[in-house]
Molecule: Lysine riboswitch aptamer
Organism: soil metagenome
RNA sequence: GUAGAGGAGCAACCUGCAAUAGUACCGGAGAAGAGAGUGUGUAUCAGUGACUCUCCGAGAAAGGGCCAGUUGCCGAAGCGUUGAAUUUGGGCACGUCAAAUGACGCUGGGUUCAUGUCGAAUAGGCAUGAGACUGUCACCAAUUAAUUAUUGGUGGAGAGCUAU
Numbered sequence: 001g002u003a004g005a006g007g008a009g010c011a012a013c014c015u016g017c018a019a020u021a022g023u024a025c026c027g028g029a030g031a032a033g034a035g036a037g038u039g040u041g042u043a044u045c046a047g048u049g050a051c052u053c054u055c056c057g058a059g060a061a062a063g064g065g066c067c068a069g070u071u072g073c074c075g076a077a078g079c080g081u082u083g084a085a086u087u088u089g090g091g092c093a094c095g096u097c098a099a100a101u102g103a104c105g106c107u108g109g110g111u112u113c114a115u116g117u118c119g120a121a122u123a124g125g126c127a128u129g130a131g132a133c134u135g136u137c138a139c140c141a142a143u144u145a146a147u148u149a150u151u152g153g154u155g156g157a158g159a160g161c162u163a164u
């Protein structure tokens, strides 16, 4: 360099479904009567009644999730910093927010629990810690003819392990 392995393995796409939600927005009727909105503003709306409340009518979506399928893979992927970086989206504008991209650093893997955080959520994601499990290598011990295989124990980390 190439080819592989770990399994509730990782990620993406997509049909359907649940939930979001009878919520937001819109229309009508009534009450009431001054600002509303906001992170900022000289944007916008408002006595032609805004904001708010009650009732009636009609009524979503995005992100996230689940089953199946397809595709690409095994630092797969996730997170943090650089970074008020660059580009894009969105918005009245700027910012916040979201996505993509380089470098560096951390985490072998999934799972359970606890705490925190994001989220509409009891779903799920992420971070930290702990528990057992699992794959791999090293060391020790026992069994075995056997440096072969198995079992037990301890420890390390994927820049690893196996084959070449």
Base pairs, nucleotide, nucleotide: 001164002163003162004161007074009073010072011071012070013069016066017065026057027056028055029054030053031052035045036044039094040093041092077107078106079105080104081103082102085101086100087099088098089097108134109133111131112130113129114128115127116126117125118124136156137155138154139153140152141151142150143149